[in-house]
Molecule: SAM riboswitch aptamer (S box leader)
Organism: Holophagaceae bacterium
RNA sequence: GCGAUAUCAAGAAAGGUGGAGGGACGGGCCCUGUGAAACCUUGGCAACCUGCUGCAAACGCAGUGGUGGUGCCAAUUCCCACCGGUUAAUCACCGGAAAGAUGAAGA
Repeated sequence: GCGAUAUCAAGAAAGGUGGAGGGACGGGCCCUGUGAAACCUUGGCAACCUGCUGCAAACGCAGUGGUGGUGCCAAUUCCCACCGGUUAAUCACCGGAAAGAUGAAGA
C1' cells in the first nucleotide's frame, strides 16, 4: 500500500530546541512571531488491545480497573464539497454515502 471491520458531538497541556507555517486534498473559515511544522522532556485524556465481575446457548452485552501496547490532548473528522429529506425557495437543519483518522485482526 490492499480488502473487510468498530469508533469518530465527550475528554485531555506545560516546558525546551526550532524559526514559518499549520488545520489530509479543493473551496471556505480559522490557528500561528503573545512563536507554525518538526523533534525532545514531563504531564494528562481515553479505554481500541488488555485484567476483573455479572449476564448470555452463542456472536456478544453491561459494569469496573488503568501495570503494559497503540492512539489522542483548538474548533463535531473545524465546516462544506456527492445523494436524499424538511422548506415556495434560499438560508438552515436532518439522514446517508464518499473521503479521511485511529484500533484490533486478515490476505